[in-house]
Context: one part of a larger RNA
RNA sequence: UGACGGGGGUCCGCACAAGCGGUGGAGCAUGUGGUUUAAUUCGAUGAUACGCGAGGAACCUUACCUAGGCUAGAAUGUGAGCGACAGAGACUGAAAGGUCUUUUUUCUUCGGAACGCGAAACAAGGUGCUGCAUGGUUGUCGUCAGCUCGUGCCGUGAGGUGUUGGGUUAAGUCCCGCAACGAGCGCAACCCCUAUCUUUAGUUGCCAGCACAUAAUGGUGGGGACUCUAAAGAGACUGCCCUCGCAAGAGGAGAGGAAGGUGGGGAUGACGUCAAAUCAGCAUGGCCUUUAUGCCUAGGGCUACACACGUGCUACAAUGGUGAGAACAGCGGGUAGCUACCUGGUGACAGGAUGCCAAUCUCUAAAAUCUCAUCUCAGUUCGGAUUGGAGUCUGCAACUCGACUCCAUGAAGUUGGAAUCGCUAGUAAUCGCGCAUCAGCAAUGGCGCGGUGAAUACGUUCCCGGACCUUG
Numbered sequence: 001u002g003a004c005g006g007g008g009g010u011c012c013g014c015a016c017a018a019g020c021g022g023u024g025g026a027g028c029a030u031g032u033g034g035u036u037u038a039a040u041u042c043g044a045u046g047a048u049a050c051g052c053g054a055g056g057a058a059c060c061u062u063a064c065c066u067a068g069g070c071u072a073g074a075a076u077g078u079g080a081g082c083g084a085c086a087g088a089g090a091c092u093g094a095a096a097g098g099u100c101u102u103u104u105u106u107c108u109u110c111g112g113a114a115c116g117c118g119a120a121a122c123a124a125g126g127u128g129c130u131g132c133a134u135g136g137u138u139g140u141c142g143u144c145a146g147c148u149c150g151u152g153c154c155g156u157g158a159g160g161u162g163u164u165g166g167g168u169u170a171a172g173u174c175c176c177g178c179a180a181c182g183a184g185c186g187c188a189a190c191c192c193c194u195a196u197c198u199u200u201a202g203u204u205g206c207c208a209g210c211a212c213a214u215a216a217u218g219g220u221g222g223g224g225a226c227u228c229u230a231a232a233g234a235g236a237c238u239g240c241c242c243u244c245g246c247a248a249g250a251g252g253a254g255a256g257g258a259a260g261g262u263g264g265g266g267a268u269g270a271c272g273u274c275a276a277a278u279c280a281g282c283a284u285g286g287c288c289u290u291u292a293u294g295c296c297u298a299g300g301g302c303u304a305c306a307c308a309c310g311u312g313c314u315a316c317a318a319u320g321g322u323g324a325g326a327a328c329a330g331c332g333g334g335u336a337g338c339u340a341c342c343u344g345g346u347g348a349c350a351g352g353a354u355g356c357c358a359a360u361c362u363c364u365a366a367a368a369u370c371u372c373a374u375c376u377c378a379g380u381u382c383g384g385a386u387u388g389g390a391g392u393c394u395g396c397a398a399c400u401c402g403a404c405u406c407c408a409u410g411a412a413g414u415u416g417g418a419a420u421c422g423c424u425a426g427u428a429a430u431c432g433c434g435c436a437u438c439a440g441c442a443a444u445g446g447c448g449c450g451g452u453g454a455a456u457a458c459g460u461u462c463c464c465g466g467a468c469c470u471u472g
Base pairs, nucleotide, nucleotide: 004472005471007470008469009468010467011466012465013464015460016459019423020422021421022420023419026314027313028312029311030310031309032308033307034305035304042053043052064300065299066298067297068296069295070294076123077122078121081117082116083115086103087102088101089100090099091098092097105114106113107112125289126288128287129286130285134283135282136278137277138276139274141272146185147184148183149182150181151180152161153160154159165176166175167174191266192265193264194263196234197233198232199231200230201229202228206223207222210221211220212219237260240254241252242251243250244249316416320375321374322373323372324371325370326369332363333362334361337356338355341352342351343350344349382413387408388407389406390405391404392403393402429452430451431450432449433448434447435446
């Protein structure tokens, strides 16, 4: 000087408390460990691994295994030489590959050029090892309020001071004081979305008023008022008032205002810590390999299953299930695509057909909700696992190993031990919708969107993590 303490003081955080809903019990999905296997490719392992890399393993992917093949090699460049070595056909084979037969390129300034093949050679290749040789990127402490520098001063020096103290703040935020005076990286602000208003603009969006038309509909003329769209502005600053205070600031069911004291979200992550993670995104030093640890192909595996753990989905029901009817979104996607509508089918879907490169057409039905009816507390009209049968679709191909539909079947489960997680407001809880990846899909995952919409916080003694001062 730091770090540590079951030392002290001050303070903060869904840290506890107060509440709400879960996990831990069941079935299934998914990841991991273990075991098994020819192989179950590799990595990630307290917090900070385990619905993680993977935003999608039937083949491909694919790195693994088995078997069959190639050896300057699967790709690219230089290239002596050849003119068809390319095309077609046959045999063999699971394919890759191998063997054989046959035909004999184009342009030309005749120098050559294009195209194809191609010996030798030079550069290959490696998802092989080392993240403890590295770059880059990332997680975490932590969006915590800290981390430093110049000059000066103090100290023999390591270092200190500033950065401590008294207040205050979300904040090393600001004020006052002070051997310090200033400055930098962080904080805040500047950026984006959202909440209000104004102006401009008015199609594909909108429809108040005026007409037309219809069974009905902004359908048509027209209009820019409104909604909306998308650009520019305004607006919030403790600015005003009262109280307290030297000030900074604090308090007020104050005024005004759509919004009030950071309005609500996002992006943004200081110096550093964990020899944290990644050589399998990429790049790269060194080492290893070169008829193989490289490359091609077929099949299999990554989907195994006594078991253990994590993360989820669905439930155990009446605040519910089922049937019929009625209403209201937002974000997004669409031409190898989204498909209105009609017909067939119980249905998944199929056959026609129409519009749309989309504020125009379409996906698109929102669902919880409301109304009526029924069920009457039961392993049930709860629950849907599992299994049998019949089908649909994608795709060379659904056996290993796809999703979906219909009929039948109808398991466990009656609210879950010790323990443990999330959340402070349009939040939790609950309800559906969209997208990426993608032929299809194992999506209950991830990322977004809107609908309905709570309870509680006395307080900081205690648990956990953190900040500042001080002490051993």

A computed fold for a 472-nucleotide part of an RNA from an uncultured Bacteroidota bacterium, annotated as small-subunit ribosomal RNA, 3' major domain. Its mean pLDDT, the model's own confidence on a scale to 100, is 83. Its Rfam family is "Bacterial small subunit ribosomal RNA". The family is grouped with related families in Rfam's "SSU clan". The RNAcentral record of the full RNA draws on Greengenes.